[in-house]
Predicted 3D model of a 697-nucleotide part of an RNA (large-subunit ribosomal RNA, domain II) from a bacterium. The coordinates come from a structure-prediction model, not an experiment, and the mean pLDDT is 84.
Context: one part of a larger RNA
RNA sequence: ACCAACGAGUUAGCUGUACGGCGCUUGGUUAAAGGAGUAAUACCUGGAGCCAUAGUGAAAGCGAGGGUGAAUAACCCGUUUAUAGUGUCGUGCACUAGACCCGAAACUGAGUGAGCUACUCAUGGCCAGGCUGAAGGUUACCUAGCGGUGACUGGAGGGCCGAACCAACCGUCGUUGUAAAGGCGGUGGAUGAGCUGUGAGUAGGAGUGAAAAGCUAAACGAACUCCGAGAUAGCUGGUUCUCCUCGAUAUAUCAUUCGGGUUAGCCUUGUAAAUUAAGCUAGGGGGGUAGAGCUCUGUUUAGGCUAGGGGACGAAAUAAGUCUACCAAACCUAGAUAAUCUUCGAAUACCCUUGUGAAUUUUACAGGAGUGAGACUAUGACAGCUAAGUGCCAUAGUCGUAAGGGGAACAGCCCAGAUCGUCGUCUAAGGUCCCUAAUAGAGCUUAAGUGGUAAAGGAUGUGAAGUCGCUUAUACACCUAGGAGGUUGGCUUAGAAGCAGCCAUUCCUUUAAAGAGUGCGUAAUAGCUCACUAGUCUAUGCGAUUUCGCGCCGAAAAUAUAGCGGGGCUCAAAGCUUUAACCGAAGACGCGGGUGUCACAGUGCUUCGGCAUUGUGGCGCGGUAGAGGAGCGUUCCUGUCAGCAUCGAAGCUCGAGUGUGAACUUGGGUGGAGCGGCAGGAAGUGAAAAUGUUGGU
Repeated sequence: ACCAACGAGUUAGCUGUACGGCGCUUGGUUAAAGGAGUAAUACCUGGAGCCAUAGUGAAAGCGAGGGUGAAUAACCCGUUUAUAGUGUCGUGCACUAGACCCGAAACUGAGUGAGCUACUCAUGGCCAGGCUGAAGGUUACCUAGCGGUGACUGGAGGGCCGAACCAACCGUCGUUGUAAAGGCGGUGGAUGAGCUGUGAGUAGGAGUGAAAAGCUAAACGAACUCCGAGAUAGCUGGUUCUCCUCGAUAUAUCAUUCGGGUUAGCCUUGUAAAUUAAGCUAGGGGGGUAGAGCUCUGUUUAGGCUAGGGGACGAAAUAAGUCUACCAAACCUAGAUAAUCUUCGAAUACCCUUGUGAAUUUUACAGGAGUGAGACUAUGACAGCUAAGUGCCAUAGUCGUAAGGGGAACAGCCCAGAUCGUCGUCUAAGGUCCCUAAUAGAGCUUAAGUGGUAAAGGAUGUGAAGUCGCUUAUACACCUAGGAGGUUGGCUUAGAAGCAGCCAUUCCUUUAAAGAGUGCGUAAUAGCUCACUAGUCUAUGCGAUUUCGCGCCGAAAAUAUAGCGGGGCUCAAAGCUUUAACCGAAGACGCGGGUGUCACAGUGCUUCGGCAUUGUGGCGCGGUAGAGGAGCGUUCCUGUCAGCAUCGAAGCUCGAGUGUGAACUUGGGUGGAGCGGCAGGAAGUGAAAAUGUUGGU
C1' cells in the first nucleotide's frame, strides 16, 4: 500500500415537554400489597397517592376573585365571552447519567525500582619502563660561634615522559550502522581529588549532584506499574442504505465575550386565521443628503474707503499739525471655500391610505434546527498613500449551496437557474479565415502588427472641419542686384564705430528700399548676414492658427517567443458607422414519461372528522448546513403459508430480466443441510475515509 472482518446518537430514569395511536371522559389512573390461578407479565381485588376540576399572594390568608396600596384610584395576574382532561404505547427534543465514537498533556492514591547511573560506607585488587632529584643524613673545608660551601648519600612531589587502565579534545567512516553512540587515526590523565571487583545504603516533590535542572534501568523541569478512569477536552478527526418536498447563515443583543454560547433574525414541520405580503397605480407625509449657495459660523483673494499702529517732517521739549511707495480692524464692491456652515434644495429611499395583486403570500401559536470565521464584483463613504487580492460600514448581485454556455485556462465577471428521455425547432451572452459550429454587403479610418499594456511631456505622421492673411497689380521658396547718407547718435570707456554696458517719442535726409540695426565676427575698425526693396520665375497656390478622429516617441528584468489562446491577418481576419444572415446553452418551445401541490369530476371505505384511489387541468420539481415524508435491506422473535429442501437448502460463481433507487426475481454451474414468503414485533441493523483496530498478502 491493497484486501477482508470489526468500527460511532445507545440504554436507563421519582423525569419533563410536543406530536401521533389507543382506552375512558358518568373526570382519568392505580402503587405497594393481597386473591384465586393462566400458555402468559393474563385475570380479580386494592383509591393510599398523582393529574384535572380556581385563582391569587413571599406568606398568614382570602377566593371569581386575589395582590400592591391610605384608597371604592390605578396597575399586575385570573374569571367570562371562547371551557377537556387523564392513563398508556410510539416518535422528536431536553435534562440527569461516560451519553455519538476515538484522542491528550496532566492530577491523586497505593506500590516497584540504585544489577544502569549519582553520592556514600565496608572490604579487597591494580598502576611496564624511564626521567628529575626537595627535606633530611654523612663527610671535607671555612668560621670564635651562629652558620656557610663542596662532594657523597637520600628518595619527596594532586612532579616529568610513556604502556596497561581510565577519559573523550580533533578529523574521518558509519547514519534501514558491526554498534539505539561504534570503528580507524591522532589526543588528555596515568602515585592520585587515581582506577577498579565484591557486599551494602539513600527514591519520586523524594534521592543523589566538584551544579549540566545532570543522573535515578536505552525518552526525567518531577521515574515506572496499577487503580480513581470511559478524568476533562468551548479543540481536531470520523460518524455506515435509497428516493421524494422545502431549504438557510456567516447579522444584532448580552456575556472574563470575540475559532464557544444566549436571545432575536433567516430555514423547516404542524395547527389556526386572513382580500395577507412583495410589486404596481393614485393620493398624502416628514426630511436636510447630492447639488447649489455665501445670509449665518469659520477659512480666503483683489480693490476701495477709513479708525488704529509704524515711518518722515515739524518743535528748545512734550505736543498740535502736515505728509506717507508701510501694516491694517470694521465697512463697501467683486471673487472663492467647508464632514462637524445653510437664505435654499432634489432624484431615490422610507411611512400612511386607496385600488390592484392567487404567486402557497402573510400573520399568530406550537415542535425541530442549523448559522452567528464569509468571499469577490458594482455603487456610496470612512481608515490607508482616493496604495493593496488591504481594513471597516451601507445598498445590490453572484459564489458560498449552482451544474450548463461565454471569458484560451480561471468559486465571486457576462449569459442562464439542470425532474427524466428525445439523432426535433428558436434564441442569450459571445461569436462566424484555419485550429473550431457559423458571413456577406455598403461607407470611412489606421501603416503603427497600432489592434494585441501605461503617464506627464514631445513631434512639418495622417484624415476631417473651420478662422485669418498673402496671391495673375504674379504671392511662397530658389536665383540676380541693392541694403545708403548726417553718423564713429549721446554717455561710458584704454577703445565702444549698428552689434560689452547705460540713455533716448531710436530723429532727419536720399530713396524702389535700407533698423541710430537680427545674428556671426574684430583689440577697436574691417568683413559676412538679416529685416526691407527691385528683377526673374510661375500657382484653383502659399503661410499662420483652432477643434476633432486614428496613429508615433516617451516604453528596461531576470529558464524560452511569452502583453492576440495559436496559426496567421493590412480596401483586414484591425478600428468606427451601418445593413441583412447564421452559429451558439442543461435557457425557451415541441413530443413522451415520473413526481409534489392545488382545483374540479368520478369510484370504494367510513367511527361522518375524513381516508384511499382514478382521470383532467393549473403551478412546480439545482441545492450544502438543516427540517419533513416515503421506502429498501440485515439479525432475532411471534403467528401463518398443513410453505420450500439430498428429485439438492444456505453460501459462492457466470448469465437473463424487473424496479426512479436502496434492491429484487430467475436460468446454468459449484456446494452438501438447512431456508424462505406474508402479517406484526425487537434491534449489537447498512462503511470508503477516523495518521481507525485486527488478520492476510